[in-house]
RNA sequence: GGUGUGGUGGCCAAGCGGUAAGGUGUUGGUCUCGUAAACCAAAGAUCGUGGGUUCGAUUCCCAUCCAUACCU
Numbered sequence: 001g002g003u004g005u006g007g008u009g010g011c012c013a014a015g016c017g018g019u020a021a022g023g024u025g026u027u028g029g030u031c032u033c034g035u036a037a038a039c040c041a042a043a044g045a046u047c048g049u050g051g052g053u054u055c056g057a058u059u060c061c062c063a064u065c066c067a068u069a070c071c072u
Base pairs, nucleotide, nucleotide: 001071002070003069004068005067006066007065010024011023012022018055026042027041028040029039030038048064049063050062051061052060
């Protein structure tokens, strides 16, 4: 330098055109002599960044940044 894969709440991770699931963690509550566990509830992501297409983009296209694999 070229090609591929990936980037989504604190962390992990699904979703592949119709305003984002789950796990874990956090906070509050129930329970307990108390803690943990268990159970209930809540908050938290405009989806790496910037453009384009579309009525509508996490999703499609282009550029770019980061990580990683292979090739040179």

This is a predicted structure of a 72-nucleotide RNA (transfer RNA) from Xiphophorus maculatus. NCBI's taxonomy places the organism under Eukaryota, Metazoa, Bilateria, Poeciliidae, Xiphophorus. It matches the Rfam family "tRNA". Its family is annotated with triplet codon-amino acid adaptor activity in the Gene Ontology.